A computed fold for a 73-nucleotide RNA from a Eubacteriaceae bacterium, annotated as transfer RNA.

RNA sequence: GACUCUGUAGCUCAGCUGGAAGAGCGCUACCUUGACACGGUAGAGGUCAUCGGUUCAAGCCCGGUCAGAGUCA
Numbered sequence: 001g002a003c004u005c006u007g008u009a010g011c012u013c014a015g016c017u018g019g020a021a022g023a024g025c026g027c028u029a030c031c032u033u034g035a036c037a038c039g040g041u042a043g044a045g046g047u048c049a050u051c052g053g054u055u056c057a058a059g060c061c062c063g064g065u066c067a068g069a070g071u072c073a
Base pairs, nucleotide, nucleotide: 001072002071003070004069005068006067007066010025011024012023013022019056027043028042029041030040031039049065050064051063052062053061
């Protein structure tokens, strides 16, 4: 330098062909206990890496950029 893959909650990851975002763990409150742990109930937490484009509508499609991994030279 060329190409491929990945980037979604604090962490690990889903999200099928575009209809508007979820799980597990963790966190907070409450119940339970003499107390802790376990368990139960409820809740908070997301500019979907970033900037543009297409579309009535984008996590998903197209292009640029950034970061990481890999292959080739």
The organism belongs to Eubacteriaceae, within Bacteria.
It matches the Rfam family "tRNA". By type it is a transfer RNA.